[in-house]
Background:
RNAcentral holds the sequence, with entries from Rfam. Transfer RNA from Mionectes macconnelli, 73 nucleotides, folded computationally.

RNA sequence: CCCCUGGUGGUUUUGUGGUUAAGGACGCGGCCCUUUAACGGCCGAGGCCUGGGUUCGAUUCCCAGUCAGGGAA
Numbered sequence: 001c002c003c004c005u006g007g008u009g010g011u012u013u014u015g016u017g018g019u020u021a022a023g024g025a026c027g028c029g030g031c032c033c034u035u036u037a038a039c040g041g042c043c044g045a046g047g048c049c050u051g052g053g054u055u056c057g058a059u060u061c062c063c064a065g066u067c068a069g070g071g072a073a
Base pairs, nucleotide, nucleotide: 002071003070004069005068006067007066010026011025012024013023018056028044029043030042031041032040049065050064051063052062053061
């Protein structure tokens, strides 16, 4: 320098062109339960890598960049 794959809360992961899908698990905070704690139950905060394009509408499709992993030289 070139090619491929991927980027969704603190971690991990499903998913979708529109409306009760931004869902699940772990973690975090509060309350209940308990003599206390754990376990369990309820509630809550927290997310689509960045920019541009297509579209009536983009987290989703396209392009570029960036980051991570892999490959060729």
Its Rfam family is "tRNA". Its family is annotated with triplet codon-amino acid adaptor activity in the Gene Ontology. By type it is a transfer RNA. The source organism's lineage runs through Eukaryota, Archosauria, Coelurosauria, Tyrannidae and Mionectes.